[in-house]
This record gives sequence, structure tokens and C1' cells, in this order.
RNA sequence: UUCUUAUCAAGAGAAGCAGAGGGAUUUGGCCCGUUGACGCUUCAGCAACCUCUGCAUUUGCAGGAAGGUGCUACCUCCAACAAGAUGAAAGUCUUGAGAGAUAAGAA
Repeated sequence: UUCUUAUCAAGAGAAGCAGAGGGAUUUGGCCCGUUGACGCUUCAGCAACCUCUGCAUUUGCAGGAAGGUGCUACCUCCAACAAGAUGAAAGUCUUGAGAGAUAAGAA
């Protein structure tokens, strides 16, 4: 990097450094940001994919958090494509797809 599977409406922030853009990409919208965002480091926390313990051995159930990841503004911030519902229209809602993120496994 590619493929497969699972999940994506919950949860969890302080300090230091640094200094202008940032919320993946394009467009539109809505936000965050010199009252210092984004990022990096440290500490803390959340969750429980891998993992650990017990029970059962086909799936699993209960508990833990030492270790490997991940995460700690906004539903993946929202929409875009398709189908359906509703509406006079503008639009709104639902489902799915696509894209993306994370984990585990494989090449």
C1' cells in the first nucleotide's frame, strides 16, 4: 500500500512548546481559532478491538485494565450518489451505497 471482517448517535482534558490557519479530500453550508485553534511533548482520562482472569467449550457470558493500538469540539460536524416517504414548491425525513477513520487478520 491492497484485500477481508467488525465498529463508527455513547464516553473521556489539563499543563508546556509553538504561532495561523483548522474541522481527511472537492464543492456548498455550519463551526473552531491570536481570549492562541491545528500540531508536538508530558501527565491524566475514556473505551474495551487485540489482550488477561473465571465459567461454558460452537457461537458465548461476567469481570479486569498490566501490555499492543485507538480516542478525549461539533453524529465520521452536515449534505453531495441511489431508492422511498412527505410537500403546491422550496425543502424535510428514512434506508442503502460511496468515501473516510479505527482495530484484527492476510498478501